Description: Model confidence (mean pLDDT): 79 of 100. The RNA shown here (Glycine riboswitch aptamer) has 94 nucleotides and comes from Aureimonas sp. Leaf460. Taxonomically the source falls in Aureimonas (Bacteria, Pseudomonadati, Pseudomonadota, Aurantimonadaceae). Rfam family: Glycine riboswitch aptamer. Its Rfam clan is "Glycine riboswitch clan". Rfam describes the family as follows. This family represents the bacterial glycine riboswitch.
């Protein structure tokens, strides 16, 4: 770069353009998760406190669970952003 690629309103109202199908802007309600963004489970590391247990003659050492901090993934969660009929698009292939 090319191809494939889901979801949710082809919503309502109003303004403007237009012969018209329609387009665009604003407001409102309802929704989606796969741009981006955010969150943190187990585990790991550290700290404080003292609790329980074990070893030892002793100094001391080891184990267990709880508390706090840090680290910690996504297709999970949130829905800020983005999207809800033509255009985004994680991801996959060439």
């Nucleotide at each position: 770069u090319c191809c494939g690629g889901a979801g949710a309103g082809u919503g309502a109202c109003g303004g403007c353009c237009g012969a018209g199908u329609g387009g665009u802007c604003g407001u409102c309600c309802g929704c989606c998760g796969a741009a981006g963004g955010a969150g943190a489970a187990a585990g790991c590391g550290g700290g404080a406190c003292g609790a329980g247990g074990g070893a030892a003659u002793g100094a001391u050492c080891c184990c267990u669970g709880g508390c706090c901090c840090g680290u910690g993934a996504a297709g999970c969660u949130c829905u800020c952003a983005g999207g809800c009929u033509c255009g985004u698009g994680a991801c996959g292939g060439a």